[in-house]
Context: one part of a larger RNA
Molecule: large-subunit ribosomal RNA, domain I
Organism: uncultured bacterium
């Protein structure tokens, strides 16, 4: 020194274990906010650093409800309280909520600094206390230039309305690159990613100037087929339709204008009245054309409005069946024996595995108050037919065309249809779009205004419930004081870290020792090789004792 065996320290893998995630499902909400949001700084407990809570009424204050024996948060300890005159707790309502933050008196390096009006104080000046003082639109009034009227603009006043914040879904303005094409410029990534502006519980789209094909269909949304088809493509790489069938859902409707009628206002006229504009009120809304004028007939029939009620519902909660004996152990829920409930043998705890111990669960039951649906009915608006003439009306700098573009599954192509810039520029119901240049014939369908639930898209969030989902190097980055420590000028980055024991019963008392760590006795525990550096403790890695070998 090696090597066997045993026994230890060190380390913290492994098994279990689970307060915490991941993911679907349902269902509910789908907003907050000048009456001061979201987020925050500050303080706030007797002793308080941190997290929670909560705001100079500060781990609470009021009331109304639940509940029923203990409380005074995570969290022990002392001190000191509080509660069957009903606390602590939970659930409605309200009350108080410094400063900062759209932050709005003004200013500012957020959580601070300075002020003006007015009232009021223990006020001369000074000082304190309360309220109001931002800017924009809209409305209302009074004032009012150039310039008569008016208008601009001033000035007040308004319990009108905006501002800001929010995970994703929607829409709308802009709008990439890596990256495919095995390079690479058209092209693809991709109208994606991003910025920005907008709203909603959903958006959007939407009631035929649509698509079809001589047969029809009948607004728009979504799904599944048609189909990787026709097609478009340096015809490379890739792109990638519709018709049409099958389901979901289903729902339609208002103005423009013609005509009548009010009002005002310029003009004409001596008036009566008329002509033009405007507003307003009725008419009317259509493609087998419709309305309007003109005749004739009628009060029916449904609606998405309105705003309560019965009733349900959410936001506390209540009642809620049915076992004992023995063994074995520290402990019964285990094993043996004997019951019992069962509309309830989900689950979870209870000192080992419990239908009948405890919470619960099938099943019923509940609300003072605050919200949500929400009928039948009332109100209250809105809503129909029929002839005949063809006088009059039916959305104009619009279609369409030219050049440029972009969008359409189509890259400019034989490139229609849709949009958007410049230019030009109709017809007007004998009229006007479109069927994929274009032309006839034929069929359709009425552009240039407007609104509209449903099926559809999404979960920051709340409740219920599931899992061949993880089980502390996994699963969220975070099971712990986690976006913390910490790192970076900053935008940003970004951890590690669970487990005593049924119960603390957490070692009274004694030894060693620095009135030390640590460690022996001693007790408690079923176990202290469960002692708080604590479930199990694997391996490296270091010892200790016994053989044996050189």
């Nucleotide at each position: 020194a090696g090597c066997a065996c045993a026994u230890g320290g060190u380390g913290g893998a492994u098994g279990c274990c689970u307060u915490g995630g991941c993911g679907c499902c349902a269902g509910a909400a789908g907003g907050c906010g000048a009456u001061g949001a979201a987020g925050g700084a500050c303080g706030u407990g007797g002793u308080a650093a941190g997290c929670u809570g909560c705001g100079a009424u500060a781990a609470g204050c009021u009331u109304c409800g639940g509940g029923g024996a203990g409380c005074c948060g995570c969290a022990a300890a002392c001190a000191g309280g509080c509660g069957u005159u009903g606390a602590u707790c939970c659930g409605g309502a309200g009350a108080u909520c410094u400063c900062c933050g759209a932050a709005u008196g003004g200013g500012g390096c957020a959580a601070c600094c300075c002020a003006g009006u007015a009232a009021g104080g223990u006020c001369a000046a000074c000082c304190c206390u309360u309220a109001c003082u931002a800017c924009c639109c809209c409305c209302c009034g009074c004032u009012g230039a150039a310039u008569c009227c008016a208008u601009a603009g001033g000035c007040g006043g308004g319990c009108g309305g905006g501002a800001g914040c929010u995970a994703a879904c929607c829409c709308a303005g802009g709008g990439a690159a890596g990256u495919g094409a095995a390079a690479c410029a058209u092209c693809u990534c991709a109208g994606u990613a991003c910025c920005u502006g907008g709203a909603g519980g959903a958006a959007a789209a939407g009631a035929a100037a649509u698509c079809a094909a001589c047969a029809g269909a009948g607004a728009u949304u979504c799904c599944g087929g048609c189909a990787g088809u026709a097609g478009c493509g340096g015809c490379g790489a890739g792109c990638g339709a519709a018709c049409c069938c099958g389901g979901a859902a289903g729902a339609g409707c208002c103005c423009a204008a013609a005509c009548c009628g009010g009002c005002a206002g310029c003009g004409a006229g001596u008036a009566a009245u008329c002509c033009c504009u405007g507003c307003c009120g009725g008419g009317g809304u259509u493609g087998u054309a419709g309305g309007a004028c003109g005749g004739c007939a009628a009060c029916a029939u449904g609606g998405a409005a309105c705003g309560a009620u019965a009733g349900c519902g959410c936001u506390a909660g209540u009642c809620g069946a049915a076992c004992g004996g023995u063994c074995u152990g520290g402990a019964a829920u285990g094993g043996c024996c004997g019951g019992c409930c069962a509309c309830a043998g989900a689950c979870g705890g209870u000192g080992a595995g419990a239908g009948c111990c405890c919470g619960g669960u099938a099943g019923g039951c509940g609300a003072a108050a605050g919200c949500g649906c929400g009928a039948c009915a009332a109100u209250c608006c809105c809503u129909a037919g029929c002839c005949u003439g063809u006088u009059c009306c039916u959305g104009a700098g619009u279609a369409g065309c030219g050049c440029g573009g972009a969008u359409c599954a189509c890259g400019u192509g034989a490139a229609a249809c849709u949009c958007c810039g410049c230019g030009u520029g109709a017809a007007g119901c004998u009229g006007g779009g479109g069927a994929g240049a274009c032309c006839a014939c034929u069929c359709u369908c009425c552009a240039a205004g407007g609104c509209u639930a449903a099926a559809u898209a999404c979960u920051c969030u709340c409740u219920g419930g599931c899992g061949a989902c993880c089980g502390a190097u996994a699963g969220u980055g975070c099971a712990c004081u986690a976006g913390u420590a910490c790192c970076g000028u900053g935008a940003g980055g970004g951890a590690a870290a669970g487990g005593u024991g049924a119960a603390a019963a957490g070692c009274a008392c004694c030894c060693c020792u620095g009135c030390g760590a640590g460690g022996g006795g001693a007790g408690u525990g079923a176990a202290a090789u469960a002692g708080u550096a604590c479930c199990u403790g694997a391996a490296a890695c270091c010892g200790u004792g016994u053989g044996u070998u050189u």